[in-house]
Context: one part of a larger RNA
RNA sequence: UGACGGGGGCCCGCACAAGCGGUGGAGCAUGUGGUUCAAUUCGACGCAACGCGAAGAACCUUACCUGGGCUUGACAUGUCCCGGAAUCCCUCAGAAAUGAGGGAGUGCCCGUAAGGGAGCCGGGACACAGGUGCUGCAUGGCUGUCGUCAGCUCGUGUCGUGAGAUGUUGGGUUAAGUCCCGCAACGAGCGCAACCCUCAUCCUUAGUUGCCAUCAUUGAGUUGGGCACUCUAAGGAAACUGCCUCGGUUAACGGGGAGGAAGGUGGGGAUGACGUCAAGUCCUCAUGGCCUUUAUGUCCAGGGCUACACACGUGCUACAAUGGGCGGUACAAAGGGUUGCAAUUCUGCGAAGGAGAGCUAAUCCCAAAAAGCCGCUCUCAGUUCAGAUUGGAGUCUGCAACUCGACUCCAUGAAGGCGGAAUCGCUAGUAAUCGCGGAUCAGCAUGCCGCGGUGAAUACGUUCCCGGGCCUUGUACA
Numbered sequence: 001u002g003a004c005g006g007g008g009g010c011c012c013g014c015a016c017a018a019g020c021g022g023u024g025g026a027g028c029a030u031g032u033g034g035u036u037c038a039a040u041u042c043g044a045c046g047c048a049a050c051g052c053g054a055a056g057a058a059c060c061u062u063a064c065c066u067g068g069g070c071u072u073g074a075c076a077u078g079u080c081c082c083g084g085a086a087u088c089c090c091u092c093a094g095a096a097a098u099g100a101g102g103g104a105g106u107g108c109c110c111g112u113a114a115g116g117g118a119g120c121c122g123g124g125a126c127a128c129a130g131g132u133g134c135u136g137c138a139u140g141g142c143u144g145u146c147g148u149c150a151g152c153u154c155g156u157g158u159c160g161u162g163a164g165a166u167g168u169u170g171g172g173u174u175a176a177g178u179c180c181c182g183c184a185a186c187g188a189g190c191g192c193a194a195c196c197c198u199c200a201u202c203c204u205u206a207g208u209u210g211c212c213a214u215c216a217u218u219g220a221g222u223u224g225g226g227c228a229c230u231c232u233a234a235g236g237a238a239a240c241u242g243c244c245u246c247g248g249u250u251a252a253c254g255g256g257g258a259g260g261a262a263g264g265u266g267g268g269g270a271u272g273a274c275g276u277c278a279a280g281u282c283c284u285c286a287u288g289g290c291c292u293u294u295a296u297g298u299c300c301a302g303g304g305c306u307a308c309a310c311a312c313g314u315g316c317u318a319c320a321a322u323g324g325g326c327g328g329u330a331c332a333a334a335g336g337g338u339u340g341c342a343a344u345u346c347u348g349c350g351a352a353g354g355a356g357a358g359c360u361a362a363u364c365c366c367a368a369a370a371a372g373c374c375g376c377u378c379u380c381a382g383u384u385c386a387g388a389u390u391g392g393a394g395u396c397u398g399c400a401a402c403u404c405g406a407c408u409c410c411a412u413g414a415a416g417g418c419g420g421a422a423u424c425g426c427u428a429g430u431a432a433u434c435g436c437g438g439a440u441c442a443g444c445a446u447g448c449c450g451c452g453g454u455g456a457a458u459a460c461g462u463u464c465c466c467g468g469g470c471c472u473u474g475u476a477c478a
Stems, first nucleotide, its partner, number of pairs: 001478002003475003007472007015462002019426005026317008034308002042053002064303007073128001077127008087104007108117003130292002133290003139286002141281003144277001146275001151190006157166003170181003196269004201237007210227003215224002240263001243257005319419001323378007335366003340359002344355004385416001390411007432454007
């Protein structure tokens, strides 16, 4: 100087407390451990691994296993030699890869022709290719984490033999090393804040595909008309403790008030200092070294990654009446669509199928929002709760759904009556609850990323648990 303390002081955070809803019990989904297996490819392991890399394993993917093949190679560049020039089609063997055979067919440049050359294909030779093989403890890059915590440093000066100190400590204050005051310090940098995006108010510009107050018109903003309003999307205004008051050191600032759409950082996002964890990744990519080279490379078929006594994590659905079923009836936002989205109509109980308007989209479509509201019914029961499992029949995607897809219909109707010890999230348009969309994607979503609808309770307080910041103290620690 740090680090540590079941030392002290001050302060903060859904850290506790106060509340609301869960997890831990059940069934299923999914990830992991373990076990099994020819293989169940690999990585990730407290927080910060475990619905993680996987924004989508039937083949492919695929790295694993079994078997069948290849060896200048599936891919790149170059040299030499030989043949054909490109390209297309057919037959046989085979699981395919591949092997064997046959046919069509010639272009460009030089040249009368013979032949030569460029591009391309096949064969051979040689340099070389290749490796998701090892080392993340050789590395770059990227990322997680402490932590959006308020810290981390430098120049000059001063003090100290020196390590170093001072500044950065102190008194106040703040979300903040934020600001004020003081001070052997005076300044500065990286962080904080602001500048950026978005939401909330108003104005201007613009008025189609959007909108409809007034006037006609229609089944319908449908059409004429209009651009007021809504909205869209570009520019601007607005919030600064600016004003008043009280407290405070006359300061910084704090409490209250006015006006205002918004008030003291207005809500949300992007933004992550010096560093820590030899944290993670050699399987995104790049890369040193090592290893491999008729194999640890490469092609193909099939299998596996989907196994199952069990254990754990994360979720979904429930256990019901604030509910289930049936009928009627409202109100979104944000997205996606031409290899696509598909209205409408017909067939089918249905998944879906046939025909197919419109739309390269503020125009058409996906599209029904759901919870809600209004009725009817069920009456506390393993039930008209719950839907696992299983049998049968189907639909769709796709070369192909046996291993191993999703969905539909009929039948079946398991556990489950609110969950031990323990444990998680959340402070407001939040939790809870309800549906909608998208990426990936042929098909496959309870996951992920977004969107809106309805919409709470509680916070006395900082003694305690956890994590963190500053000062100080002790130390057999560095």